[in-house]
The prediction has a mean pLDDT of 76.
Predicted 3D model of RNase P RNA and transfer RNA as a complex of 437 nucleotides.
It holds a member of the Rfam family "Bacterial RNase P class A". It is annotated as a ribozyme.
RNA sequence: GCAGCGGGCGGGGUGAUCGCGGGCGCGAGAGCGUCCGAGGAAAGUCCGGGCUCCACAGGGCAGGGUGCCGGGUAACGCCCGGCGGGGGCGACCCCAGGGAAAGUGCCACAGAAAAUACACCGCCUCCGUUCGCGGAGGUAAGGGUGAAAAGGUGAGGUAAGAGCUCACCGUGCCGGCGGCAACGCGGGCAGCACGGUAAACCCCACCCGGAGAAAGGCCAAAUAGGAGGGGAGAAGCGGCCCGCUUCGUUCGACCCUCGGGUAGGCCGCUGGAGGCCGCCGGCGACGGCGGUGGAAGAUAAAUGAUCACCGCCCGUCCCGCGGGACGGGUACAGAACCCGGCUUUCCAGUUCGCUGCGCCG
RNA sequence: GGGCCCGUAGCAGAGUGGAUAAUGCACCGGCCUCCGGAGCCGGAGAUCGCGGGUUCGAAUCCUGCCGGGCCCGCCA
Numbered sequence: 001g002c003a004g005c006g007g008g009c010g011g012g013g014u015g016a017u018c019g020c021g022g023g024c025g026c027g028a029g030a031g032c033g034u035c036c037g038a039g040g041a042a043a044g045u046c047c048g049g050g051c052u053c054c055a056c057a058g059g060g061c062a063g064g065g066u067g068c069c070g071g072g073u074a075a076c077g078c079c080c081g082g083c084g085g086g087g088g089c090g091a092c093c094c095c096a097g098g099g100a101a102a103g104u105g106c107c108a109c110a111g112a113a114a115a116u117a118c119a120c121c122g123c124c125u126c127c128g129u130u131c132g133c134g135g136a137g138g139u140a141a142g143g144g145u146g147a148a149a150a151g152g153u154g155a156g157g158u159a160a161g162a163g164c165u166c167a168c169c170g171u172g173c174c175g176g177c178g179g180c181a182a183c184g185c186g187g188g189c190a191g192c193a194c195g196g197u198a199a200a201c202c203c204c205a206c207c208c209g210g211a212g213a214a215a216g217g218c219c220a221a222a223u224a225g226g227a228g229g230g231g232a233g234a235a236g237c238g239g240c241c242c243g244c245u246u247c248g249u250u251c252g253a254c255c256c257u258c259g260g261g262u263a264g265g266c267c268g269c270u271g272g273a274g275g276c277c278g279c280c281g282g283c284g285a286c287g288g289c290g291g292u293g294g295a296a297g298a299u300a301a302a303u304g305a306u307c308a309c310c311g312c313c314c315g316u317c318c319c320g321c322g323g324g325a326c327g328g329g330u331a332c333a334g335a336a337c338c339c340g341g342c343u344u345u346c347c348a349g350u351u352c353g354c355u356g357c358g359c360c361g
Numbered sequence: 362g363g364g365c366c367c368g369u370a371g372c373a374g375a376g377u378g379g380a381u382a383a384u385g386c387a388c389c390g391g392c393c394u395c396c397g398g399a400g401c402c403g404g405a406g407a408u409c410g411c412g413g414g415u416u417c418g419a420a421u422c423c424u425g426c427c428g429g430g431c432c433c434g435c436c437a
Base pairs, nucleotide, nucleotide: 001357002356003355004354005353006352007351008350009349010347012310013309014308015307016306017305018304020037021036022035023034024033025032026031039332043343044342046341047340048339049338050337051212052211053210054209058242059241060240061239063208064207065206066205067204068082069081070080071079072078084095085094086093087092098203099202103201104200105197106196107195120143121142122139123138124137125136126135127134128133151169152168153167154166155165156164170192171190172189173188174187176185177184178183216267217266218265219264226258227257228256229255230254233247234246235245236244260436261435262434275292276291277290278289279288280287281286311330312329313328314327315326316325317324318323362433363432364431365430366429367428368427371386372385373384379417388404389403390402391401392400410426411425412424413423414422
């Protein structure tokens, strides 16, 4: 210098005028003054919670979720570290439980044959022969088919072959060392193998009651406490069962249908597992201690418009240590109970660390 | 803001691991008819919303994105 890998930061600012929402203060009121006013994703609604309600949210089935080991966290399907497998020259990136011998299912087409796997071509031996071939026995090393077919390579052996034998690899079992563990290292023995598939049903371990701020409370107003039907049991909030509780059995709970009224105001609604700074511990996620500051809370849904200057990026020209002028651009996008994540969208630039290649000293 | 579904040919709409992806209407051709309709015969037409993953193989299973639709107050 080029090419790449991993992480962090930003996403406009200032002033004036007009126009908005909220807080506080003043004012009888109109109004005045002052302060504050969207995001890294506010998004998708994919996860986890807090909070609220369902009377106990009690037990169970069904159902759903996660899935290597260890740690972090309020918790998670998230984050950190590590093991194993795969990709890459490398920095790095990606993947995921075990079980197929607990059981069931599937492996189409092709192929002889797709899991009691019963041999198409071929090879060897014997018999027959019209010399074209036919039959019997043996075989699974070679070929073909296929995503995958009787562990792989080499040597020996054999009529020809085969773990038939041996060496190495692989597999299973046993035990030694290291590590909290996943796992790694190396040793011994051995039938040397009835395959693959579980984001197929399933088995195993752990977790989950259901709904959701239009959740839920309070106040006010209005009408028709209307009409009809069912009814002895009904209700208790995803489905089912058990337990339990409450209401009711003709003065009838509850359910259904038709019809009527209302669509208003307040709370919830913003101060937290919180932010920022410093120190300590830890590889890290993160944790501990101390200090510091305070607010967007709308409800047809506010933060906009104009002007000027600045910031950032790109291009052109001039100057050549700096710098100046002109033009263009500034994305994705808008809170709606509040947090912790994941995923997706997009405009740049900068910075830190690391890898590879080339060159110079 | 929250909750729940859907996407297959021009339209409608089955198919839920093995396929050359049903069927009806519409379209094209032929037969029939004086002509048309109806009817009969035949034919063509599909990147299964988009991307990635699992698997030998995906419309189908898993995951992310895009588009469309429905529901969500109280009194009595």